This is a predicted structure of a 79-nucleotide RNA (c-di-GMP-I-GGC riboswitch aptamer) from a Candidatus Aerophobota bacterium. Lineage of the source: Bacteria > Bacteria candidate phyla > Candidatus Aerophobota. It was read from a public genome assembly, where an Rfam model found it. The prediction has a mean pLDDT of 83.
[in-house]
RNA sequence: ACCGAUAAGGGCAAACCAUCCGUAAGGAUGGGACGCAAAGCUCCAGAUCUUAUAAAAGAAGAUGGCUGAGCUACCGAAG
Numbered sequence: 001a002c003c004g005a006u007a008a009g010g011g012c013a014a015a016c017c018a019u020c021c022g023u024a025a026g027g028a029u030g031g032g033a034c035g036c037a038a039a040g041c042u043c044c045a046g047a048u049c050u051u052a053u054a055a056a057a058g059a060a061g062a063u064g065g066c067u068g069a070g071c072u073a074c075c076g077a078a079g
Base pairs, nucleotide, nucleotide: 002079003076004075011036012035016031017030018029019028020027021026034065040071041070042069044068045067046066047063048062049061050060051059
């Protein structure tokens, strides 16, 4: 360094519920734990989703707990 344990100390928090915000996707806070070794951060590429208006294009958004990529990081058994 790769790697990731029936290790230690810790960390995060799905669904669901309450309140609030948003047209919506969805988000914030609290409760709650399905899971997670980057479930830390960034929409850069892809993907998916949303958009009041007749519709499309365009545009603007959402998801980092969808994949890749970039940046950063605790611990240290076996190999």